[in-house]
Molecule: transfer RNA
Organism: bacterium
RNA sequence: GCCCCCGUCGCUUAAUGGAUAAAGCAUGUCCCUCCUAAGGAUAGGAUAGGGGUUCGAUUCCCUUCGGGGGCA
Numbered sequence: 001g002c003c004c005c006c007g008u009c010g011c012u013u014a015a016u017g018g019a020u021a022a023a024g025c026a027u028g029u030c031c032c033u034c035c036u037a038a039g040g041a042u043a044g045g046a047u048a049g050g051g052g053u054u055c056g057a058u059u060c061c062c063u064u065c066g067g068g069g070g071c072a
Base pairs, nucleotide, nucleotide: 001071002070003069004068005067006066007065010025011024012023013022018055027043028042029041030040031039048064049063050062051061052060
């Protein structure tokens, strides 16, 4: 330099064009307990950036950025 794949809460995964973006773990608060752990209840937190297509985009297209792999 060329080609391919990936990018969603702190972490691991869903959502296959129809909208309130879902779940587990973790975190905060409360209950329980002499205290801790365990258990229960509840809360907050995410689509890498920009543009396009569409009535509608996490999803499709282009580009940039980041990560991984292959060839030279």